[in-house]
RNA sequence: GCCGAGGUGGCCCAGCCUGGCACGGCGCGAGACUGGAAAUCUCGUGAGACUUCGGUCUCACAGGAGUUCAAAUCUCCUCCUCGGCGCCA
Numbered sequence: 001g002c003c004g005a006g007g008u009g010g011c012c013c014a015g016c017c018u019g020g021c022a023c024g025g026c027g028c029g030a031g032a033c034u035g036g037a038a039a040u041c042u043c044g045u046g047a048g049a050c051u052u053c054g055g056u057c058u059c060a061c062a063g064g065a066g067u068u069c070a071a072a073u074c075u076c077c078u079c080c081u082c083g084g085c086g087c088c089a
Base pairs, nucleotide, nucleotide: 001085002084003083004082005081006080007079010026011025012024020069027045028044029043030042031041032040046059047058048057049056050055062078063077064076065075066074
């Protein structure tokens, strides 16, 4: 240099083909159970702002741009990771 695969919340990932509410696990928080723990079970868990504390709004899928009513998803550019091939020495 060429080809291919990939980048998603604190971590690991599904979703992408065929555009329409951000899936699940780990971890974490609370509760249940227990004499107390562990294990197990239940609920919750991205960020920010506002709030009459009931909630409401905005943003968020590597970084941008485009198309669209609507983009993690389609198109283009860039960055990074992995694999294969090739070149120089």